[in-house]
Molecule: transfer RNA
Organism: Patescibacteria group bacterium
């Protein structure tokens, strides 16, 4: 340098073009408990960035950035 793949809450992970983007762990509040732990209920928290297509994009297309694989 060419080609291919990946990027979603703090972390891991799901998501047929149309729902409030879901779950686990973690965090916060409350309940439970003499207290802690365990357990229960609730809450906050995410689509790498810029364009395009579309009535509508996390999803499709192009580019950029970062990471990985492969060939030379």
């Nucleotide at each position: 340098g060419g080609c291919c793949c990946c990027u979603u809450c703090g972390u891991c992970u799901a998501g047929c073009g149309g729902u409030c983007a879901g779950g686990a762990c973690g965090c916060c509040a409350c309940c439970c408990u003499c207290u802690c732990a365990c357990g229960g209920u609730g809450g906050a928290a995410a689509c790498a960035c810029g364009g395009g297509u579309u009535c509508g994009a996390u999803u499709c297309c192009c580019g950029u950035a970062g990471g990985g694989g492969u060939c030379a």